Background: Predicted 3D model of a 471-nucleotide part of an RNA (small-subunit ribosomal RNA, 3' major domain) from an uncultured bacterium. It matches the Rfam family "Bacterial small subunit ribosomal RNA". Rfam links the family to the GO terms ribosome and structural constituent of ribosome. The full RNA is in RNAcentral, with records from ENA and SILVA. The coordinates come from a structure-prediction model, not an experiment, and the mean pLDDT is 84.
Context: one part of a larger RNA
RNA sequence: UGACGGGGGCCCGCACAAGCGGUGGAGUAUGUGGUUUAAUUCGAAGCAACGCGGAGAACCUUACCAGGCCUUGACAUCCCUUGCAGAGGUAUAGAGAUAUAUCCGAGGUUAUCAAGGAGACAGGUGGUGCAUGGUUGUCGUCAGCUCGUGUCGUGAGAUGUUGGGUUAAGUCCCGCAACGAGCGCAACCCCUGUCGUUAGUUGCCAGCAUUCAGUUGGGGACUCUAACGAGACUGCCAGUGACAAACUGGAGGAAGGUGGGGAUGACGUCAAAUCAUCAUGCCCCUUAUGACCUGGGCUACACACGUGCUACAAUGGUUGGUACAAAGAGAAGCGAAGCGGUGACGUGGAGCAAACCUCAUAAAGCCAAUCUCAGUUCGGAUUGUAGGCUGCAACUCGCCUACAUGAAGUUGGAAUCGCUAGUAAUCGCGAAUCAGAAUGUCGCGGUGAAUACGUUCCCGGGUCUUGCACU
Numbered sequence: 001u002g003a004c005g006g007g008g009g010c011c012c013g014c015a016c017a018a019g020c021g022g023u024g025g026a027g028u029a030u031g032u033g034g035u036u037u038a039a040u041u042c043g044a045a046g047c048a049a050c051g052c053g054g055a056g057a058a059c060c061u062u063a064c065c066a067g068g069c070c071u072u073g074a075c076a077u078c079c080c081u082u083g084c085a086g087a088g089g090u091a092u093a094g095a096g097a098u099a100u101a102u103c104c105g106a107g108g109u110u111a112u113c114a115a116g117g118a119g120a121c122a123g124g125u126g127g128u129g130c131a132u133g134g135u136u137g138u139c140g141u142c143a144g145c146u147c148g149u150g151u152c153g154u155g156a157g158a159u160g161u162u163g164g165g166u167u168a169a170g171u172c173c174c175g176c177a178a179c180g181a182g183c184g185c186a187a188c189c190c191c192u193g194u195c196g197u198u199a200g201u202u203g204c205c206a207g208c209a210u211u212c213a214g215u216u217g218g219g220g221a222c223u224c225u226a227a228c229g230a231g232a233c234u235g236c237c238a239g240u241g242a243c244a245a246a247c248u249g250g251a252g253g254a255a256g257g258u259g260g261g262g263a264u265g266a267c268g269u270c271a272a273a274u275c276a277u278c279a280u281g282c283c284c285c286u287u288a289u290g291a292c293c294u295g296g297g298c299u300a301c302a303c304a305c306g307u308g309c310u311a312c313a314a315u316g317g318u319u320g321g322u323a324c325a326a327a328g329a330g331a332a333g334c335g336a337a338g339c340g341g342u343g344a345c346g347u348g349g350a351g352c353a354a355a356c357c358u359c360a361u362a363a364a365g366c367c368a369a370u371c372u373c374a375g376u377u378c379g380g381a382u383u384g385u386a387g388g389c390u391g392c393a394a395c396u397c398g399c400c401u402a403c404a405u406g407a408a409g410u411u412g413g414a415a416u417c418g419c420u421a422g423u424a425a426u427c428g429c430g431a432a433u434c435a436g437a438a439u440g441u442c443g444c445g446g447u448g449a450a451u452a453c454g455u456u457c458c459c460g461g462g463u464c465u466u467g468c469a470c471u
Base pairs, nucleotide, nucleotide: 002470004467005466007465008464009463010462011461012460013459015455016454019419020418021417022416023415026310027309028308029307030306031305032304033303034301035300042053043052064296065295066294067293068292070290073121077120078119079117080116081115082114083113088104089102090101091100092099093098123285124284126283127282128281132279133278134274135273136272137270139268144183145182146181147180148179149178150159151158152157163174164173165172189262190261191260192259194230195229196228197227198226199225200224204219205218208217209216233256236250237249238248239247240246312412316371317370318369319368320367321366322365328359329358330357333352334351338347339346340345378409383404384403385402386401387400388399389398425447426446427445428444429443430442431441
């Protein structure tokens, strides 16, 4: 100087408290451990691994296993020889890779290309993240981390950065052997909340006419769209304060003291994670640890844990009627109306590269009816049968529909998690990945709470100080 203390002071945070809803019990989805296996590929491991890499394992993916098969190689550069060469199609054998035969002939010209050969080499998702780059997590969006000159100290170092106030903030003010500066904070950026100007189609419709319908004429007022502006600055008033910074209350205002949200992550810590995104040193393999193919596996199942979904019901279930979104996606695509089917879906093909057309009925809600407290008209697991869709192909191992079946479950021990406002809770909608395959992920809007006395305690952090057997 730091680190540490079941030392002290001050302060902060859904940290506790006050509340609301969960997890832990059930069924199931998913990840992990374990076990099993020919293989169940590999990585991630307290917080900060475990719906994580994986925004999607039937083949492919795929790295694993079994078998078959190749050795200058599936891919790259160079050399030699041969060539009217040849992608592709067809037939035969085969599980296929491949082999043989044959036909047509896209394309192409004198080595682009193909075949053969020799070796330099290719190749490796093989090892080492404790050799590395790059990227990322975490403390933490916490308020800190430093430097120049000066001064003090023999020196390590100190000062500045401490002190008095204040702030979300090393934010600002005052003081001070310090005076300044840098990286952080804040602001500048994006979305959202109010108003104005410009513009008026594919959007909108107040008045006029018209229609089943903003459908059409028309209109730019309104909504909206999207570009540019205005607006909030403790600017104004009062009080408190040290005549400061600032705080408390008020006015006006759509918004008030950072308006709300996002992006943005200082010096560093954890030999944190990643050699399997990629790059890369060294080591290792080279008729195999490389390449191709078929089939299997990653989907196993006495069990244990994490994260979700669905429930256990009446603030509910079922049936009928009826209302209101936002944000997205669409050409090898979205696919309307109509028709068929109980339905999944089929048929059909209008329109649309989309403020135009389509996906596309939002659901909870509201209005009625019924069920009357039951393992039930709750709950839907499991299983059977019959179908549908995608795709060479749904056996291992996809999703959906109908009928039948109708398991556990009556609110969950110890313990434990999230959340402070358009939040929690609850309701549906969309997208990426994707042929198909979400209860996951990322977004979108609808309805919309309760509580916060306070900082004694638990956890984490900041700062000053003290002790110290550690540095």